[in-house]
Molecule: transfer RNA
Organism: Parcubacteria group bacterium CG11_big_fil_rev_8_21_14_0_20_39_14
RNA sequence: CGGGGUGUAGUAUAACGGCUAUUAUGCGCGCAUGGGGUGCGUGCGAUCCGGGUUCAAUUCCCGGCACCCCGA
Numbered sequence: 001c002g003g004g005g006u007g008u009a010g011u012a013u014a015a016c017g018g019c020u021a022u023u024a025u026g027c028g029c030g031c032a033u034g035g036g037g038u039g040c041g042u043g044c045g046a047u048c049c050g051g052g053u054u055c056a057a058u059u060c061c062c063g064g065c066a067c068c069c070c071g072a
Base pairs, nucleotide, nucleotide: 001071002070003069004068005067006066007065010025011024012023018055026044027043028042029041030040031039032038048064049063050062051061052060
């Protein structure tokens, strides 16, 4: 420098263009225990950035950024 892929809660992960954005873990609160571990209940927390298409975008298109892979 060229080509391809990925980007979603703290971490990991799902989502035919039509959600209140899934689940696990984490964290807060409560219950059980003498206390812990553990279990149960409940709550908190996210779409990389900027444009475009559309009635509607996590999803499609364009540009950027970061990371990974391949080739020079």